[in-house]
Molecule: transfer RNA
Organism: Acidobacteria bacterium 13_1_20CM_3_53_8
RNA sequence: GGCGGUGUAGCCAAGUGGUAAGGCAGCGUCCCGUCAAGGCGCAAUACGUGGGUUCGAUUCCCUCCACCGCCU
Numbered sequence: 001g002g003c004g005g006u007g008u009a010g011c012c013a014a015g016u017g018g019u020a021a022g023g024c025a026g027c028g029u030c031c032c033g034u035c036a037a038g039g040c041g042c043a044a045u046a047c048g049u050g051g052g053u054u055c056g057a058u059u060c061c062c063u064c065c066a067c068c069g070c071c072u
Base pairs, nucleotide, nucleotide: 001071002070003069004068005067006066007065010024011023012022018055026042027041028040029039030038048064050062051061052060
């Protein structure tokens, strides 16, 4: 330098045009002699950046950034 892949909450991770599941962690509460475990509930500015297409973009297209891999 060329090609490809990945980027979603503190962490892991699903989804794929109609504003996003789940788990762990966190907070509250119930239970419990205490803790842990367990039950119930709650929150967080979660879709890498900037554009484009579209009535509507996490999703499609382009650019850039970061990381990973292959080739040279």